[in-house]
Parts: sequence; C1' cells; structure tokens
RNA sequence: GCGCGGUUAGCUCAGUUGGUUAGAGCGCGUCUUUGACGUAGACGAGGCCAGGGGUUCGAAUCCCUUACCGCGCA
Repeated sequence: GCGCGGUUAGCUCAGUUGGUUAGAGCGCGUCUUUGACGUAGACGAGGCCAGGGGUUCGAAUCCCUUACCGCGCA
C1' cells in the first nucleotide's frame, strides 16, 4: 500500500437483510432479607449506536469519507 472483519451502557456482546420507546449478562445505586458481609429478590441510573457527510417520509442498520483495533497478502 491492497483485501476482509470489527467500533452499540463501565466491561463482554445481541440488535431478525430501514419502521416509530435501543436490549441482555456482569458491574453500579437504593430497598427487602442477614447480627454483619455474601447469596437471593424487587426497583432504578447509565447510550446523541467511533467522528463527519449523503440517500430516504424514516438510518445503529444502506452509500461515501476519516480515525482506531484485529487478520491476511505484498
């Protein structure tokens, strides 16, 4: 340099080939349970979906571009 894959919550990852409120597990907070911690249960907070632009009535999802990570080729 070229090709492919990836980037979504603090961490690990879903998101059904565009559709109206973006989810799970772990972690975190509060409450219940305990003498206390832990376990268990209930409730809750936390995301402008890597940045920018475009297509569309509508984009995490499609297209272009930039950045970063991984694999392969040279």

Predicted 3D model of a 74-nucleotide RNA (transfer RNA) from a Candidatus Nomurabacteria bacterium. Its mean pLDDT, the model's own confidence on a scale to 100, is 82. Rfam family: tRNA. Gene Ontology term of the family: triplet codon-amino acid adaptor activity. Rfam's curators write: Transfer RNA (tRNA) molecules are approximately 80 nucleotides in length.